A computed fold for a 423-nucleotide RNA from a Steroidobacteraceae bacterium, annotated as Bacterial RNase P class A.
Its Rfam family is "Bacterial RNase P class A". Rfam's curators write: Ribonuclease P (RNase P) is a ubiquitous endoribonuclease, found in archaea, bacteria and eukarya as well as chloroplasts and mitochondria. The family's RNA type in Rfam is ribozyme.
It was read from a public genome assembly, where an Rfam model found it.

RNA sequence: GAAGUCGGCCAGGCAACCGCUGCAGGCGUCGCGUCCGGGCAGAAAUGCACGGCACGGCGGCUGGGGAGGAAAGUCCGGGCUCCACAGGGCAGGGCGCCAGGUAACGCCUGGGGGGCGUGAGCCCACGGAAAGUGCAACAGAGAGCAGACCGCCGAAGCGCCGGACGCGAGUCCGGGGCUGGCAAGGGUGAAACGGUGCGGUAAGAGCGCACCGCGGUCCGGGCAACCGGAACGGCACGGCAAACCCCGCCCGGAGCAAGGCCAAAUAGGGAAACGGGCGGUACGACGCGUCCGCGAGGACGAGGCGAACCGCAGCGCACGGCCCGUGCGCGUUUCCGGGUAGGCCGCUCGAGGUGCACGGCGACGUGCAUCCCAGAGGAAUGGUUGUCCUCGACAGAACCCGGCUUAUCGGCCGACUUCCUUC
Numbered sequence: 001g002a003a004g005u006c007g008g009c010c011a012g013g014c015a016a017c018c019g020c021u022g023c024a025g026g027c028g029u030c031g032c033g034u035c036c037g038g039g040c041a042g043a044a045a046u047g048c049a050c051g052g053c054a055c056g057g058c059g060g061c062u063g064g065g066g067a068g069g070a071a072a073g074u075c076c077g078g079g080c081u082c083c084a085c086a087g088g089g090c091a092g093g094g095c096g097c098c099a100g101g102u103a104a105c106g107c108c109u110g111g112g113g114g115g116c117g118u119g120a121g122c123c124c125a126c127g128g129a130a131a132g133u134g135c136a137a138c139a140g141a142g143a144g145c146a147g148a149c150c151g152c153c154g155a156a157g158c159g160c161c162g163g164a165c166g167c168g169a170g171u172c173c174g175g176g177g178c179u180g181g182c183a184a185g186g187g188u189g190a191a192a193c194g195g196u197g198c199g200g201u202a203a204g205a206g207c208g209c210a211c212c213g214c215g216g217u218c219c220g221g222g223c224a225a226c227c228g229g230a231a232c233g234g235c236a237c238g239g240c241a242a243a244c245c246c247c248g249c250c251c252g253g254a255g256c257a258a259g260g261c262c263a264a265a266u267a268g269g270g271a272a273a274c275g276g277g278c279g280g281u282a283c284g285a286c287g288c289g290u291c292c293g294c295g296a297g298g299a300c301g302a303g304g305c306g307a308a309c310c311g312c313a314g315c316g317c318a319c320g321g322c323c324c325g326u327g328c329g330c331g332u333u334u335c336c337g338g339g340u341a342g343g344c345c346g347c348u349c350g351a352g353g354u355g356c357a358c359g360g361c362g363a364c365g366u367g368c369a370u371c372c373c374a375g376a377g378g379a380a381u382g383g384u385u386g387u388c389c390u391c392g393a394c395a396g397a398a399c400c401c402g403g404c405u406u407a408u409c410g411g412c413c414g415a416c417u418u419c420c421u422u423c
Base pairs, nucleotide, nucleotide: 001419002418003417004416005415006414007413008412009411010410012388013387014386015385016384017383018382020066021065023063024062025061027059028058029057030056031055033053035052036051037050039048040047041046068394072405073404075403076402077401078400079399080255081254082253083252092251093250094249095248096247097111098110099109100108101107112126113124114123115122116121127246128245132244133243134240135239149186150185151182152181153180156179157178158177160175161174162173163172164171165170194212195211196210197209198208199207213235214233215232217230218229219228220227221226259345260344261343262342269336270335271334272333273332274331277312278311279310280309284305288301289300290299291298292297314330315329316328317327318326319325352371353370354369355368356367357366358365359364389392
C1' cells in the first nucleotide's frame, strides 16, 4: 500500500422566525366547594349575594423536556393486571452437545464436536437408529438376514475340439462349453454390507497381517460435553427421528379495549316522609248472625269500616283580554344502589442511564458516586427561510422491559489476518 475478518459508535450541521405537546411557576378569567370572613332576610333552622383561600377548566407569559437503532415484524421470554387452580397423571405444545450467565428465554458467554476458508474468522434443530413400527422415486443384477449384467477363474464334476506319446485301454499339453467358484475391477445410484497396502489363491474374499475406521473394556486428563493412550474383537451395529416414536427438561388462560376509582341528564329499580273534598268498588281484617263439629275450628250470609283503583270535583297547561267552554296532563319531595355519557388512575423512577472500583477468560455480578431522559388519547415531536458540507438511508413511541429477526445513504474508531513493496 492492497484485499479482507470481527467489534463499537454516529445517523446532515448551524442560525432566525412561526407553530404543536405535556410539566413547573406567575397572571387573567370562568366554574365549583361539608373551607374562612363579614353583610342582608328570618324568632330559629336556614337561605341569598359578595370577598378571600383551595381545587378544576380555558387563555396569555416565563423556564426547561419532547421518537429509534431498529420505535418495525409481534417470533420467543419476563414484569404487571384479572380469571382459574390441593397434589400427581393423561392429552397437547415447545426445547434438545456440555458448563455457566440471567427475572426468564428458543437469548448471551465460554468450551466440545462436525463442516468451510491460506488465514483473521464464519456456519451447524448437534439427544437416541444394538426398544419397536416405517420410508428410500428413477436407475440398477441387487436397496437390507441383498445381489451377479459386463467381468475374473477353470480348483471340483461332465462333455467337445486340436496336438504329442503309446499296439491299445489311456496319459500329458493347449483351447473352448455346461454345472460351478468369486465379488477384486467395470457399470447403476443420494446410498451397494468397512478403507488402503502386502501376503494369499485357480480367481478371489478380514481368509491372514499392518495401518486407519468401528465396537465394547481398561488407564490417564477434564465439573462435563469430550479428548488422548493401551491391549482385545475380524466387523456384528448402513441412512433417515425437520417420519411415527423413545428419553430428558419446560409450559394454566386472557391481555392496558388488562384492571380500578368518581359519576351528569333522562328512563328504569329500591326505601322513607308528607298531601287531598264527595261517591262507588276490589282486596282485606274486625265484630255480628245462621249452620256443621265433642272441641280447636270451618262454611255461608248480611252489615259497617275502607286505597294513591274508578267517576265527579279540584289543580296545572294550551286556545282566549276575561268568563263559560273544549282539549291534554296529574301524587310531591328526599335518600340509596347499579350503570351510560364524561372524567381520573393504571402511565412511566426503571431487572434504568453514565462514571469509577472490585470479582470473573467472558456473558455478567457487587459496591460507591451521579443523572432524570416522550407519556399522547384522532393521537404532539413539525414548518418556512438563509447558510455550509461529503447533499443526508431505513423508518414514527401508544403498559413496560430482556432478546431474536428483518430494513437501512454513508461515515468514524479500535483489534486482527493474508499478500506486495521499501528500509

Model confidence (mean pLDDT): 75 of 100.